Model confidence (mean pLDDT): 81 of 100. This is a predicted structure of a 75-nucleotide RNA (transfer RNA) from a Phycisphaerales bacterium. Taxonomically the source falls in Phycisphaerales (Bacteria, Pseudomonadati, Planctomycetota, Phycisphaerae).
C1' cells in the first nucleotide's frame, strides 16, 4: 500500500429500513433474625465520526477514523 472483519448501556453481545434491546453488573424495594440466593422496579445510549439515499437509517451507499486478521513491496 491492497483486501476482509469489527466498533450498539459500565462489561459481553443481539438487533438485515418503521418505538434501540438481552444477560451480567449498578441503585432501590420485597423476602431473611442478618447475609447469600431468589423475586420485583428503576437508572444508564450523540448505535465510532461526517455526508448521501429514503416519508423513515444502528440497518443501504460513500468518505474518514480506531482495533483485529490476511496479502504484497522496500529496508
Nucleotide at each position: 500500500g491492497c483486501c476482509g472483519c469489527u466498533g450498539u448501556a459500565g462489561c459481553u453481545c443481539a438487533g438485515u429500513g418503521g418505538u434501540a434491546g438481552a444477560g451480567c453488573g449498578c441503585a432501590c424495594c420485597c423476602u431473611u433474625g442478618g447475609u447469600a440466593a431468589g423475586g420485583g422496579u428503576g437508572a444508564g445510549g450523540u448505535c465510532g465520526a461526517g455526508a448521501g439515499u429514503u416519508c423513515a437509517a444502528a440497518u443501504c451507499u460513500c468518505u474518514c477514523u480506531a482495533g483485529c486478521g490476511g496479502c504484497u513491496c522496500c529496508a